[in-house]
Context: one part of a larger RNA
RNA sequence: UGACGGGGGCCCGCACAAGCGGUGGAGCAUGUGGUUUAAUUCGAAGCAACGCGAAGAACCUUACCGGCUCUUGACAUGGGUAUCGCGAGAUCCAGAGAUGGAUCUCUUCAGUUCGGCUGGAUACCACACAGGUGCUGCAUGGCUGUCGUCAGCUCGUGUCGUGAGAUGUUGGGUUAAGUCCCGCAACGAGCGCAACCCUCGUCUUCAGUUGCUACCGAUUCGGUCGAGCACUCUGAAGAAACCGCCGGUGACAAGCCGGAGGAAGGUGGGGAUGACGUCAAGUCAUCAUGGCCCUUACGGGCCGGGCUACACACGUGCUACAAUGGUAACUACAGAGGGCAGCUAACCCGCGAGGGCAUGCUAAUCCCAAAAAGUUAUCUCAGUUCAGAUUGCACUCUGCAACUCGGGUGCAUGAAGCUGGAAUCGCUAGUAAUCGCAGAUCAGCACGCUGCGGUGAAUACGUUCCCGGGCCUUGUACA
Numbered sequence: 001u002g003a004c005g006g007g008g009g010c011c012c013g014c015a016c017a018a019g020c021g022g023u024g025g026a027g028c029a030u031g032u033g034g035u036u037u038a039a040u041u042c043g044a045a046g047c048a049a050c051g052c053g054a055a056g057a058a059c060c061u062u063a064c065c066g067g068c069u070c071u072u073g074a075c076a077u078g079g080g081u082a083u084c085g086c087g088a089g090a091u092c093c094a095g096a097g098a099u100g101g102a103u104c105u106c107u108u109c110a111g112u113u114c115g116g117c118u119g120g121a122u123a124c125c126a127c128a129c130a131g132g133u134g135c136u137g138c139a140u141g142g143c144u145g146u147c148g149u150c151a152g153c154u155c156g157u158g159u160c161g162u163g164a165g166a167u168g169u170u171g172g173g174u175u176a177a178g179u180c181c182c183g184c185a186a187c188g189a190g191c192g193c194a195a196c197c198c199u200c201g202u203c204u205u206c207a208g209u210u211g212c213u214a215c216c217g218a219u220u221c222g223g224u225c226g227a228g229c230a231c232u233c234u235g236a237a238g239a240a241a242c243c244g245c246c247g248g249u250g251a252c253a254a255g256c257c258g259g260a261g262g263a264a265g266g267u268g269g270g271g272a273u274g275a276c277g278u279c280a281a282g283u284c285a286u287c288a289u290g291g292c293c294c295u296u297a298c299g300g301g302c303c304g305g306g307c308u309a310c311a312c313a314c315g316u317g318c319u320a321c322a323a324u325g326g327u328a329a330c331u332a333c334a335g336a337g338g339g340c341a342g343c344u345a346a347c348c349c350g351c352g353a354g355g356g357c358a359u360g361c362u363a364a365u366c367c368c369a370a371a372a373a374g375u376u377a378u379c380u381c382a383g384u385u386c387a388g389a390u391u392g393c394a395c396u397c398u399g400c401a402a403c404u405c406g407g408g409u410g411c412a413u414g415a416a417g418c419u420g421g422a423a424u425c426g427c428u429a430g431u432a433a434u435c436g437c438a439g440a441u442c443a444g445c446a447c448g449c450u451g452c453g454g455u456g457a458a459u460a461c462g463u464u465c466c467c468g469g470g471c472c473u474u475g476u477a478c479a
Base pairs, nucleotide, nucleotide: 001479002478003476004475005474007473008472009471010470011469012468013467015463016462019427020426021425022424023423026319027318028317029316030315031314032313033312034310035309042053043052064305065304066303067302068301069300070299073129077128078127079125080124081123082122083121084120087106088105089104090103091102092101093100094099109119110118111117131294132293134292135291136290140288141287142283143282144281145279147277152191153190154189155188156187157186158167159166160165171182172181173180197271198270199269200268202239203238204237205236206235207234208233211229216226217225218224242265245259246258247257248256249255321420325379326378327377328376329375330374337368338367339366342361343360347356348355349354386417391412392411393410394409395408396407397406433455434454435453436452437451438450439449
């Protein structure tokens, strides 16, 4: 100087408390451990691994296993020899296929000093090499997690100290903040904080193939048509908030408390933004890369299987256990997205998943698209008209192909489950809870993820205690 203390003081955070809803019990989904297996590929491991890499394992993917098969190789550069087209397509035979063999069609290289000379291509030969998701994240780059969006981390000069170092950065106030003010052997500065950026909330201007009967006319009644940009909206430019004004308080300061005006009030809400560093944290399997290792195999190709196993244990979720509900009928209101190898209207067929025909849309124009929680009737507290696992049969979609191993539909079946022990998690407002919608990946496959809107609470006395963190101080046998 740090680190640590079941030392002290001050302060903060959904840290506790006050509340609301969960997890832990059930079934299923999903990840992991374990076990099993020819293989169940690999990585991730307290917080900060476990719906994580994986924004999508039937084949492919795929790295694993079994069998078959290739050896200058699926891919790059270089040498020699041979050929001149190369290339594209089709058929047949053997085979599980890779592959091997045979035939046919189309097309008929460029430059040229006319020498297969140069370029280009193919085949063969030998070798340099290719190749490796093989090892080392404790050799590394890059990227990332975490403490933590916590308020800290430092430097120059000066001063003090023999020195390590200190001072500044401590102190009195204040702040979300090393934020600002005052004081002070310090005076300044840098990286962080804040602001500048995006978005939501109000208004103005500009612009109108969306919106409006607001106004006029027409109407097959639908902004549908003429017409018009007032409004809504869209999207570009501006305005607006600064403790600016008033009162109180404070040290005359920084600020704090209350009020006015205002769409918004004290960083207005949300996002992006992550200091010096810590964990030899994570990643050699995104990629790159040193070293080591394999080289007829630890490389390449193919078919089939596996990653989907199942006594069990854990994490994360979904659905429930019902009446604030189930079922039936009826019916209103979003936002944000996506669409040409695509989204598909209307109509017809089917109980339905879906199928047929066909139309519009490269999209403020057409489509996905039905928003759902809602209202009325009924059920009357039951393992039920709750719940839907499991299983049988019959279908349907995608796709060469759904046996291992996909999604969906109909009929039948109708399990556990009556609110969950110890323990434990999230959340302070348009939040929790609850309700649906869309997207990425994607042929198909979502209870996951990422976004979007609808309805919309309760509680916070307070900081004694638990956890984490910041500043000062004290002790130390630790560095």
Overview
This is a predicted structure of a 479-nucleotide part of an RNA (small-subunit ribosomal RNA, 3' major domain) from an uncultured bacterium. Model confidence (mean pLDDT): 83 of 100. RNAcentral holds the full RNA, with entries from ENA and SILVA.